Glycine riboswitch aptamer from Nocardioides seonyuensis, 100 nucleotides, folded computationally. Rfam family: Glycine riboswitch aptamer. Its family is annotated with glycine biosynthetic process in the Gene Ontology. Lineage of the source: Bacteria > Actinomycetes > Propionibacteriales > Nocardioidaceae > Nocardioides.

RNA sequence: CGAUCCCGCGCGGGAGAGUCGGCGUGACCGCCAGGUCAUGCUGCGCCGAAGGGGCAAUUCCUCCCCGGAACCUCUCAGGCACCCGGACCGCGCGGACCAG
Numbered sequence: 001c002g003a004u005c006c007c008g009c010g011c012g013g014g015a016g017a018g019u020c021g022g023c024g025u026g027a028c029c030g031c032c033a034g035g036u037c038a039u040g041c042u043g044c045g046c047c048g049a050a051g052g053g054g055c056a057a058u059u060c061c062u063c064c065c066c067g068g069a070a071c072c073u074c075u076c077a078g079g080c081a082c083c084c085g086g087a088c089c090g091c092g093c094g095g096a097c098c099a100g
Stems, first nucleotide, its partner, number of pairs: 001100001006095008018044001020043010045080003051076001052074003058068002
C1' cells in the first nucleotide's frame, strides 16, 4: 500500500394484500336530506420482505452436544389507494480486520 468478507452512512431500485363496513371527532361543501377529506376506535377479510417466534436443509466438530442458520413457516408486531416503511440488490464514501 492493501482485495474479499463485516459494520455504518448517503443515493437509486424494491413486492404483496380491503382507498371494506360501523361509530365518534374535526374541517369543507350544501336546495338544512346529505356528501367529501382527515383522524381515533372497532368488526370481519387478507398480505408478509421492518422486527419477533418456530422447524430445519445445513454449517462448526472425529462424533455427539452446544452455537449459527432462510426470502421455509407462524402471523405477536407491522402492513392492505397515495405518502411513510420495506428484506434484499447496485453504486459511492468512511471504519474495523486481514490474505497478500